[in-house]
RNA sequence: UUAAUUGUUUUCUAGGGUUCCGUGCUAAUAUUCAAGCAGCUGGUCCGAGAGAAAACUUGCAAGCAUAUAGCUUGUAUACACGGAAGGACAAAAGCCUGGGAGAU
Repeated sequence: UUAAUUGUUUUCUAGGGUUCCGUGCUAAUAUUCAAGCAGCUGGUCCGAGAGAAAACUUGCAAGCAUAUAGCUUGUAUACACGGAAGGACAAAAGCCUGGGAGAU
């Protein structure tokens, strides 16, 4: 000095709440239906720049190919302390503002 003012997507996790479902309570002899309340070690749901995995992307090297476009394989894709406050969806959050302010 070296791809992208720090690449893209998917599936998850830590974490998060309460729209929907379930559960519990109000609550009664039992059952059913409906309502309200409760976040409740549940399902759905939200979910990481500084968490995980995979694929792609990009760089480099080798080989193939000769239309100079491309294909295949290998390799690399790093590092990263961090508020307060505000915002979205029903709501909250390691979500977004934000690799920001600031600190070293």
This is a predicted structure of a 104-nucleotide RNA (Guanidine-I riboswitch aptamer). Its mean pLDDT, the model's own confidence on a scale to 100, is 76.